[in-house]
Context: one part of a larger RNA
RNA sequence: GAUUGAACGCUGGCGGCAUGCCUAACACAUGCAAGUCGAACGGAAACGAUGGAAGCUUGCUUCCAGGCGUCGAGUGGCGGACGGGUGAGUAAUGCUUAGGAAUUUGCCCAGUAGUGGGGGACAACCCGAGGAAACUCGGGCUAAUACCGCAUACGCCCUACGGGGGAAAGCGGAGGAUCUUCGGACUUCGCGCUAUUGGAUAAGCCUAAGUCGGAUUAGUUUGUUGGUGAGGUAAUGGCUCACCAAGGCGACGAUCCGUAGCUGGUCUGAGAGGACGAUCAGCCACACUGGGACUGAGACACGGCCCAGACUCCUACGGGAGGCAGCAGUGGGGAAUAUUGGACAAUGGGGGCAACCCUGAUCCAGCAAUGCCGCGUGUGUGAAGAAGGCCUGCGGGUUGUAAAGCACUUUCAGUAGAGAAGAAAAGCUUACGGUUAAUACCCGUGAGUCUUGACGUAACCUACAGAAGAAGCUCCGGCUAACUCCGUGCCAGCAGCCGCGGUAAUACGGAGGGAGCGAGCGUUAAUC
Numbered sequence: 001g002a003u004u005g006a007a008c009g010c011u012g013g014c015g016g017c018a019u020g021c022c023u024a025a026c027a028c029a030u031g032c033a034a035g036u037c038g039a040a041c042g043g044a045a046a047c048g049a050u051g052g053a054a055g056c057u058u059g060c061u062u063c064c065a066g067g068c069g070u071c072g073a074g075u076g077g078c079g080g081a082c083g084g085g086u087g088a089g090u091a092a093u094g095c096u097u098a099g100g101a102a103u104u105u106g107c108c109c110a111g112u113a114g115u116g117g118g119g120g121a122c123a124a125c126c127c128g129a130g131g132a133a134a135c136u137c138g139g140g141c142u143a144a145u146a147c148c149g150c151a152u153a154c155g156c157c158c159u160a161c162g163g164g165g166g167a168a169a170g171c172g173g174a175g176g177a178u179c180u181u182c183g184g185a186c187u188u189c190g191c192g193c194u195a196u197u198g199g200a201u202a203a204g205c206c207u208a209a210g211u212c213g214g215a216u217u218a219g220u221u222u223g224u225u226g227g228u229g230a231g232g233u234a235a236u237g238g239c240u241c242a243c244c245a246a247g248g249c250g251a252c253g254a255u256c257c258g259u260a261g262c263u264g265g266u267c268u269g270a271g272a273g274g275a276c277g278a279u280c281a282g283c284c285a286c287a288c289u290g291g292g293a294c295u296g297a298g299a300c301a302c303g304g305c306c307c308a309g310a311c312u313c314c315u316a317c318g319g320g321a322g323g324c325a326g327c328a329g330u331g332g333g334g335a336a337u338a339u340u341g342g343a344c345a346a347u348g349g350g351g352g353c354a355a356c357c358c359u360g361a362u363c364c365a366g367c368a369a370u371g372c373c374g375c376g377u378g379u380g381u382g383a384a385g386a387a388g389g390c391c392u393g394c395g396g397g398u399u400g401u402a403a404a405g406c407a408c409u410u411u412c413a414g415u416a417g418a419g420a421a422g423a424a425a426a427g428c429u430u431a432c433g434g435u436u437a438a439u440a441c442c443c444g445u446g447a448g449u450c451u452u453g454a455c456g457u458a459a460c461c462u463a464c465a466g467a468a469g470a471a472g473c474u475c476c477g478g479c480u481a482a483c484u485c486c487g488u489g490c491c492a493g494c495a496g497c498c499g500c501g502g503u504a505a506u507a508c509g510g511a512g513g514g515a516g517c518g519a520g521c522g523u524u525a526a527u528c
Stems, first nucleotide, its partner, number of pairs: 001528004006524005013375006019368002021333001026331003030328003035078003040075002043071002047069002050065007085286003094211007103203002108199008116150001118148002125140006156165003170191006178185002212258003219249003224246008261283004265276004288309005311322004339365001341364003347361001348359004378408004388399004412469001414464004422455001427449008472517005477498003483512005493500002
């Protein structure tokens, strides 16, 4: 000099864009952060509409009706493995770069072949029982895209090449013939389902090189190193096991100890390098501490389960409940770090045919000079060089065109008015094309129409009034830009280094004057 996720002191007008627990991976009150589908299913607790019945206070009370809009709880499906947080652990099961073969991959895309016929249950519900509660148990009824066989098998899997094995589920829209037990069959379209091939995406695994300090850590290792065989896995492999051999690593630093998430990058520097790894992006690890598996395409799963432990809470003392390193917020720690805010309008995600629902992701707002950038706090004129202050050699000098005065302007803030863009879709009507037996339905394209904004009292623009509301901080001995007086008297004090102060201190304290930066200025800490 540059820089910072900074803090402290004094001061503080506005706006834009960023950033904001670096410490206790300490403990957490409260609310919210993952649901959705009735177009899978049996159903109907609540609300509403409609119809009926009764009562009458003649427009409300009660009751009935899943027939309707819908829908609590339940079965079932998909999603809770994404998104969000943190950096404790990890010096290599990690990360970065470059390769590799022995693998899996829900939803998505393309292709091929199917979607036939049966069965038995379990919730909900009803009845009963236990318990303070959490909840649990017994009996009975029932549906399905839940579960299980049978049939079939282009391709698929196993094979000793003879053969053997294995699947499925329906739901909704529309409709001219034909049939009908008037439920529908049937046809067609859409969404699904099953098997399989390829792709895409995602993930697992292997190899090489690189990846902090310590030798006041020199030897280390027994599933250890390799082989054969088996088991296990989606898959290779001591991954595991039996047997056999005795290997493997190491001064090119093994092992041990300490420290640490890694990278793109950030800061600095002419560069080489050095230091760091906040925000943003990629990867990894973790979710009160330790261990374990279940389900599933995917987890050994932050807001799932089980066990143990510590802690907190409830309890009828028998037993139970919980996990903010999600967003806010509280206590604590600390020099120190924000609101228990608004909205799903946009972007994206989950579910759904869709309408739509959910979304503390996200978009916004609030707080903080924490940083960067921009703007303002007036402009011109004005010598009687006013008054006052300070200095003085008492003549004067300086503050100083500075002020006052005169003439103008109104950025920003304030008040009032006007006001884009962020909104394209979806829905409805309609034309054409595709599909089809079909001028239904559905899909695509075009036209018209109807709306949807948290921010927002916003941006931008116009008008109004009046210089009106807006300057400080540090320094002045040398380094280093800027000097005099008074006070003090090795005292009080200053100080980054040299040093200053013991009676004329440009170095302490005050004043006048000056220098530097400026909504900031200094100090401290840290890096180059």